[in-house]
């Protein structure tokens, strides 16, 4: 320098173009003499910017970050 793949919550992952979700983690409460376990509830997320569309995590383009291959 060229090609390919990937980017979603603190972590691991889902999500036919039609209200962004689960588990663990975090906080509050219940239970307990207390702790743990268990249960209930709460907050938190689409890498950035444009474009297409009535509507974009999803399709297109550029950039950013990471990984693989070739040179």
């Nucleotide at each position: 320098g060229g090609g390919c793949c990937c980017g979603u919550a603190g972590u691991u992952u889902a999500a036919c173009g039609g209200u962004a979700a689960a588990a663990c983690a975090a906080g509050a409460c219940u239970c307990u003499u207390a702790u743990a376990a268990a249960g209930u509830c709460u907050a938190g997320u689409c890498g950035a910017a444009a474009g297409u569309u009535c509507g974009a995590c999803u399709c297109u383009u550029u950039c950013c970050a990471g990984g693989c291959c070739c040179a």
Model confidence (mean pLDDT): 80 of 100. Predicted 3D model of a 71-nucleotide RNA (transfer RNA) from a Patescibacteria group bacterium. Taxonomically the source falls in Bacteria candidate phyla (Bacteria). The RNAcentral record of the sequence draws on ENA.